[in-house]
RNA sequence: GGGGGCGUGACGCAAUUGGUAGCGUGUCGGAUUCCAGUCCCGGAAGUUAGCCGUUCGAGUCGGCUCGCCCUCA
Numbered sequence: 001g002g003g004g005g006c007g008u009g010a011c012g013c014a015a016u017u018g019g020u021a022g023c024g025u026g027u028c029g030g031a032u033u034c035c036a037g038u039c040c041c042g043g044a045a046g047u048u049a050g051c052c053g054u055u056c057g058a059g060u061c062g063g064c065u066c067g068c069c070c071u072c073a
Base pairs, nucleotide, nucleotide: 001072002071003070004069005068006067007066010025011024012023013022019056027043028042029041030040049065050064051063052062053061
């Protein structure tokens, strides 16, 4: 340099044909307990890597850029 894949809360991952961004862990509060743990209930936390475009509507489609990984030379 060519080709391909990936980027989503602190972390690991989902999200069907473009139509409410969700699950687990963690974290905070409550309930329980003599205290703690387990279990149970509830909450907070997201510029979906960035910019632009298409669309009534984009995590999803298109273009460019950045980062990581694989592969070819």
A computed fold for a 73-nucleotide RNA from Monosporascus sp. 5C6A, annotated as transfer RNA. Its mean pLDDT, the model's own confidence on a scale to 100, is 81. The RNAcentral record of the sequence draws on Rfam. Rfam family: tRNA. Its family is annotated with triplet codon-amino acid adaptor activity in the Gene Ontology. About the family: Transfer RNA (tRNA) molecules are approximately 80 nucleotides in length. By type it is a transfer RNA.